[in-house]
Molecule: Bacterial RNase P class A
Organism: Bacteroidales bacterium
RNA sequence: GCAGCAGGCUGUUCCAUCGUCGCGCUUUAAGGCGUGAAGGAAAGUCCGGACAACACAGAGCGCCAUGCUUCCUAACGGGAAGAUAUCCGCAAGGGUAUAGUAGUGUAACAGAAAAUAACCUCCCCUUCGGCUACGCUCAGGGGGGAAGGGUGAAAAGGCGAGGCAAGAGCUCACCGGUUCCGGUGGCAACACCGGAAGCCGUACACCUGAUGGGUUGAAAGACCAUGUAUACCGGCGAUAAGGAUUGCUCGUCCGAUGCCGGGGGGUGGGUCGUAUGAUCACGCAAGCGAUUGCGUGACAAGAUAAAUGAUGGAAACCGGUUCAAAUUUCUUUUGCAGAUACCUGAACCGCCACAGAAUCCGGCUUACAGGCCGGCUGCAACC
Numbered sequence: 001g002c003a004g005c006a007g008g009c010u011g012u013u014c015c016a017u018c019g020u021c022g023c024g025c026u027u028u029a030a031g032g033c034g035u036g037a038a039g040g041a042a043a044g045u046c047c048g049g050a051c052a053a054c055a056c057a058g059a060g061c062g063c064c065a066u067g068c069u070u071c072c073u074a075a076c077g078g079g080a081a082g083a084u085a086u087c088c089g090c091a092a093g094g095g096u097a098u099a100g101u102a103g104u105g106u107a108a109c110a111g112a113a114a115a116u117a118a119c120c121u122c123c124c125c126u127u128c129g130g131c132u133a134c135g136c137u138c139a140g141g142g143g144g145g146a147a148g149g150g151u152g153a154a155a156a157g158g159c160g161a162g163g164c165a166a167g168a169g170c171u172c173a174c175c176g177g178u179u180c181c182g183g184u185g186g187c188a189a190c191a192c193c194g195g196a197a198g199c200c201g202u203a204c205a206c207c208u209g210a211u212g213g214g215u216u217g218a219a220a221g222a223c224c225a226u227g228u229a230u231a232c233c234g235g236c237g238a239u240a241a242g243g244a245u246u247g248c249u250c251g252u253c254c255g256a257u258g259c260c261g262g263g264g265g266g267u268g269g270g271u272c273g274u275a276u277g278a279u280c281a282c283g284c285a286a287g288c289g290a291u292u293g294c295g296u297g298a299c300a301a302g303a304u305a306a307a308u309g310a311u312g313g314a315a316a317c318c319g320g321u322u323c324a325a326a327u328u329u330c331u332u333u334u335g336c337a338g339a340u341a342c343c344u345g346a347a348c349c350g351c352c353a354c355a356g357a358a359u360c361c362g363g364c365u366u367a368c369a370g371g372c373c374g375g376c377u378g379c380a381a382c383c
Stems, first nucleotide, its partner, number of pairs: 001379005007373004012315007020037007039354001043365002046363005051217004063213004068082005083098006099208002103206005119149002122144006129137003157175002160172003176200002178197008221272004230263001232262005242254004279298008318350007327341001329339003
C1' cells in the first nucleotide's frame, strides 16, 4: 500500500425572518421579556422489571417458555468469560448445537434388508441330468456366512494377521469410540495421563425430569367538579302505613326512594399518577470482562389529537463535470503530438441517511447517507 476480520464513537454547524408547546417574570387581558424543547434507534412491542388494580387457604394435573459451566444483574428467554462437538474461512475470526436416555415409535426415494439384515457373489450337504469322469458342470432343494458387489444421507467401528468348509471381535496386535476405576490440573463445564471391559450404527420425535410463569396494563389507578330517574331483575328483610283475598278475625300474598348484586340513566371537564431516577456526566479504584464501588458536579421535552417547524442565506463533508499546473505509464509519423491514472487548486452543479417521545427503566431485534478512532489477520514491497 491492497484485501479483509472484529469492535467502539459520531449522526452537520452558524445567521436572519416568521411560527409551535411547557415553565418563570410582568400584565386586567391581549401581549411582551427570559428560559427549556426528541433518538441511537424515540421504531417493532419480542423478553424482563418498576408501579397499579383485581384475584389468591393448601396441594395436584394440564398449558407455555428455557435448557453445557461459572459469573453479572432489580430481573430476564439478556449479557460477559469459558467448555465440548461440528461446519465455513489460508488467517484474524464467524455460524450452529449442547438436561436425561430407562422405555416406545418413525426413518421418504432407492434397496433383499433401515436392526431378529441373504438380492448377486462365496462355502457345505443333497437330488436329477450331462461330459473328455477318483473330478468338472447345468437345473432344483436344505443350510452356513456380513468377507466382496450393488442401493442409499446412513448398511452393523477401521485395518492387518490368525482362524475357518466359507466367514465373522470368533481370537489377537495397532488405531478410533463408549463405559467404569485411579491420578493430575481447573470454582466448574471439562482437559490430560495411566489402567480395565470386545462393550461398539445414526438422526428425530414421544416420553421422563429440572427451573420459571396468577391476570390485566397509564384507556392501570386516586381525587375533585359537573350531572341524574334508580325503569326493570335477583337476594336480604316481613317490625310500619297501606293494599289484595274475605262479611269479619286469623292466615296467606303484595308492599321501602332501605341494604347487597346485576342492569339502566347522567356526566364525559379538571388535577394527580408524570419526569430526582436500578438517573446522567467526569474522575479514581476493583475485575480478563459483563459489571460494581467511591468522590465531585448536574437536573435535562412533558404535549393529549397530540408542540419540537418553515423559508432564505453562509460554511463544512461527500460525489460529479470542466479547466489549470506538476508527475506516472503507454502509443508514436519523434512534433515536448495524442491517450491514460493519481494528487493539488479553482469554478459550477448535486447530495446530506434511518427516522418523531406519549408512565418509566434494562435488554433484544430491525432500519440507517456519510464521517472518525485505535486493534488484529493475509498478501506485496522497502529499510